Predicted 3D model of a 73-nucleotide RNA (transfer RNA) from Candidatus Endolissoclinum faulkneri L5.
Model confidence (mean pLDDT): 81 of 100.
Rfam family: tRNA. It is annotated as a transfer RNA.
It is recorded under the gene name tRNA-Phe-GAA-1-1.

RNA sequence: GCCCAGGUAGCUCAGUUGGUAGAGCAGCGGAUUGAAGUUCCGCGUGUCGGUGGUUCAAUUCCUCCCCUGGGCA
Numbered sequence: 001g002c003c004c005a006g007g008u009a010g011c012u013c014a015g016u017u018g019g020u021a022g023a024g025c026a027g028c029g030g031a032u033u034g035a036a037g038u039u040c041c042g043c044g045u046g047u048c049g050g051u052g053g054u055u056c057a058a059u060u061c062c063u064c065c066c067c068u069g070g071g072c073a
Stems, first nucleotide, its partner, number of pairs: 001072007010025004019056001027043005049065002052062002
């Protein structure tokens, strides 16, 4: 330098024929306990890496850039 995959919640990851963003774990509040754990009830905490474009509407499609991993040279 070229090619491929990926970047979404604190962490691990879902989410396509474009239409108000989700799960598990963690966390927080409450019940229970002498206290804690377990269990039960409630709560998503997010500029969907950035920029521009297409569109009535973009996490999703297109351009460029940044970052991570892999392959070729």